[in-house]
This record gives sequence, C1' cells and structure tokens, in this order.
RNA sequence: UCGCGGGAGAGAUCGGGCCCAUGAGUCGGGCCCGGAGCCGAAGGCGCAACCGCCCCGGAAACGCUCAGGCAAACGGACCGCGA
Repeated sequence: UCGCGGGAGAGAUCGGGCCCAUGAGUCGGGCCCGGAGCCGAAGGCGCAACCGCCCCGGAAACGCUCAGGCAAACGGACCGCGA
C1' cells in the first nucleotide's frame, strides 16, 4: 500500500422555492437556496505531551472547527487477519 472484517459522535432541525405522487388537500419523497443549533475519528491548522539518528527533525486520540459530518447509505481515525 492492497483485500476482508469491526468501527463512534451530533436534529430525518427551521424557513423559502421547484419537482414527483394524489381528483384535490394534508402527509410523504427528492433537489436548490438561506438561517441558527450541534459533532469530531477523512483531511487541514495550532499547542506540545511524547519520540528519534538529539545540530535538528518527526510529532497525538489534546485543542480549533476552514473543510467534512449530524435517518439509512457512503465516508470514517483506529484495531484484527492475510499478502
């Protein structure tokens, strides 16, 4: 690095518009735009515990939330097995 398995947290939030379904409306589903609320385990950034070949480097599961995420799905740090 690849394959398989496991893998958390946070609203199926509010408003507007459009589409589908329906005889019509409500409900429901999808898309776009905007607003607050929240999460932290892709990434990024910061401090710096820690580590090293100790001149200097590498640096977190800590912090920030730019990105990302808050039904399912996808993703997912990390862990186990195999090559």

Notes
A computed fold for an 83-nucleotide RNA from uncultured Brevundimonas sp., annotated as Glycine riboswitch aptamer. The prediction has a mean pLDDT of 80. Of the family's consensus pairs, 90% are formed in the model. Lineage of the source: Bacteria > Pseudomonadota > Alphaproteobacteria > Caulobacterales > Brevundimonas. The RNAcentral record of the sequence draws on MGnify.